[in-house]
RNA sequence: UUCUUAUUUAGAGUAGGUGGAGGGACUAGCCCGAUGAUACCCGGCAACCGAUCCCAUAGUGGACACGGUGCUAAUUCUUGCAGCGAAUGCUGAGAAAUAAGAA
Numbered sequence: 001u002u003c004u005u006a007u008u009u010a011g012a013g014u015a016g017g018u019g020g021a022g023g024g025a026c027u028a029g030c031c032c033g034a035u036g037a038u039a040c041c042c043g044g045c046a047a048c049c050g051a052u053c054c055c056a057u058a059g060u061g062g063a064c065a066c067g068g069u070g071c072u073a074a075u076u077c078u079u080g081c082a083g084c085g086a087a088u089g090c091u092g093a094g095a096a097a098u099a100a101g102a103a
Base pairs, nucleotide, nucleotide: 001103002102003101004100005099006098007097008096013042016041017040018039022032023031024030026080028078029077043072044071045070048068049067050066052063053062054061055059076095081092082091083090084089
């Protein structure tokens, strides 16, 4: 990088530290940002995989949070294609992200 499976309306610092300009994948919007964003560290949230524990049911189960990840503005911020609808819209697909496995 590609493929497969699963998930994506919940949750997580509005007085933490470093740092100093863009950032929210891409398009078009709309937002966030010198009252300091993005990023990194710390803290936190969650529970996908492993470890450990539980069970009248042994599972697509429950607990835990030790190890590996992940996440921590806005529904994945909305949108891009298709269907339905008079229409704000609804549904599905695509794209993207993450985990686990495979090549």
SAM riboswitch aptamer (S box leader) from Paenisporosarcina indica, 103 nucleotides, folded computationally. The sequence was found by an Rfam model in a public genome assembly. The prediction has a mean pLDDT of 84. It matches the Rfam family "SAM riboswitch aptamer (S box leader)". Rfam links the family to the GO term regulation of gene expression.